[in-house]
Context: one part of a larger RNA
Molecule: small-subunit ribosomal RNA, central domain
Organism: soil metagenome
RNA sequence: CUGGGCGUAAAGCGUGUUCAGGCGGUCUGUCAAGUCGGGCAUGAAAGCUCCCGGCUCAACCGGGAGAGGUUGUCCGAUACUGGCAGACUUGAGGGCAGUAGAGGGUGGUGGAAUUCCGGGUGUAGUGGUGAAAUGCGUAGAUAUCCGGAGGAACACCAGUGGCGAAAGCGGCCACCUGGACUGCACCUGACGCUCAAACACGAAAGCUAGGGGAGCGAACGGGAUUAGAAACCCCGGUAGUCCUAGCCAUAAACGAUGUUGACUAGGUGUCAGCGGUCUAAACCCCGUUGGUGCCGGAGCAAACGCACUAAGUCAACCGCCUGGGGACUACGACCGCAAGGUUAAAACUC
Numbered sequence: 001c002u003g004g005g006c007g008u009a010a011a012g013c014g015u016g017u018u019c020a021g022g023c024g025g026u027c028u029g030u031c032a033a034g035u036c037g038g039g040c041a042u043g044a045a046a047g048c049u050c051c052c053g054g055c056u057c058a059a060c061c062g063g064g065a066g067a068g069g070u071u072g073u074c075c076g077a078u079a080c081u082g083g084c085a086g087a088c089u090u091g092a093g094g095g096c097a098g099u100a101g102a103g104g105g106u107g108g109u110g111g112a113a114u115u116c117c118g119g120g121u122g123u124a125g126u127g128g129u130g131a132a133a134u135g136c137g138u139a140g141a142u143a144u145c146c147g148g149a150g151g152a153a154c155a156c157c158a159g160u161g162g163c164g165a166a167a168g169c170g171g172c173c174a175c176c177u178g179g180a181c182u183g184c185a186c187c188u189g190a191c192g193c194u195c196a197a198a199c200a201c202g203a204a205a206g207c208u209a210g211g212g213g214a215g216c217g218a219a220c221g222g223g224a225u226u227a228g229a230a231a232c233c234c235c236g237g238u239a240g241u242c243c244u245a246g247c248c249a250u251a252a253a254c255g256a257u258g259u260u261g262a263c264u265a266g267g268u269g270u271c272a273g274c275g276g277u278c279u280a281a282a283c284c285c286c287g288u289u290g291g292u293g294c295c296g297g298a299g300c301a302a303a304c305g306c307a308c309u310a311a312g313u314c315a316a317c318c319g320c321c322u323g324g325g326g327a328c329u330a331c332g333a334c335c336g337c338a339a340g341g342u343u344a345a346a347a348c349u350c
Base pairs, nucleotide, nucleotide: 004321005320006319007304008303012318014201015200016199017198021194022193023192025088026087027086028085029084030083031082033081034080035077036076037075038074039073040072041071042069048066049065050064051063052062053061054060091191092188093187094186095184096183097182098181099180103177104176105175106174107173108172109171110154115149116148117147118146119145120144121143125136126135162169163168206247207246208245209244210243211242215241216240220236221235222234223233258317259316260315261314262313263312266295267294268293269292270291271290272289273288274287275286276285299306300305323350324349325348332343333342334341335340
């Protein structure tokens, strides 16, 4: 160096962008670096293989031949890989014409509901539970009507529906802005794929500073329950939840399934297009591209199941695993304000 694996047994980085590296479409010419053939040189001795011989045999020893190289050089071959030159259009990108969308950012705006405040009506309860009590209420509550304030979230539409790389995104309007899909086949002409490191994004909780604070609500207080109740239930309630700026970098960050490309029966639903047919125009129907579901065949799989959205058959590149515990730990290093994060052992033990 060579193995086998990674949906659930150990194992796919949370996600993207990308330098180095690895890999790379079709055709022609050329070079001959890789590659292949031959010659020469070298490859000490010992050792190894074969033959012959010496110790009575063997081990051992002597002689001869051969094998053995990531080696050098010369000559030759040119299919493949590679270099150079030229060309191509199917990969990739662009253009034009369209389409859908909770994709992102900023500003504005609307109604319902909860709570609080003011006023009116009104009187003894209300609230809560399995049942209660704490709580609130004659200083007038609950209920009900009118007015006002403020914060947060957007019922119905709503859908195995849509969009986004993932995290995630849902009232309405405007502005700024990213991507995708379809049709045409007009342009460029391999410009591509993957990607250690690096960089960026990254739910919730948490942290710093300043705001905000309706509802909810860790902690905390009280009432119950109970043998006890550090809980579950009830009454309160601070941080937080919200906004701005900056950190943190984790998750059952899950499809527990890396990205890209090719190939391999079908059936059925749905979303966004296009073409055909039909029509007054449509619907329906037929075909096709992209997405998203269900069922199912071959095949695969330990089974469960997967099955053109593969876990099937192949190719390229990256990441990761190698018995359980110790250990998502210690030490060190780097990062962080901290909390902690990333990387990551050993003794010992079964």